Predicted 3D model of a 72-nucleotide RNA (transfer RNA) from a soil metagenome.
């Protein structure tokens, strides 16, 4: 350098064909407690970054970062 692969809350993973992000754990408030912890109830956060194509895009196209594998 050239080929693949990947990048979604704090983590750890979803989201056939584009239709507006979803679980678990973790974290906050409350509740139950003599207190904690469990364990009910609620709640906060996330699509790497630019650009374009579409009425609309985590998903299509570019062009940039970042990490893995593999070739020279």
């Nucleotide at each position: 350098u050239c080929g693949g692969g990947a990048g979604u809350g704090g983590u750890g993973c979803a989201a056939a064909c584009g239709g507006g992000a979803g679980c678990a754990c973790a974290c906050c408030u409350g509740g139950c407690u003599c207190u904690g912890a469990a364990c009910c109830a609620g709640g906060a956060g996330a699509u790497g970054g630019g650009g374009g194509a579409u009425c609309g895009u985590g998903c299509c196209c570019u062009c940039c970062c970042u990490c893995c594998c593999g070739a020279g």

Its Rfam family is "tRNA". Rfam classes the family as a transfer RNA.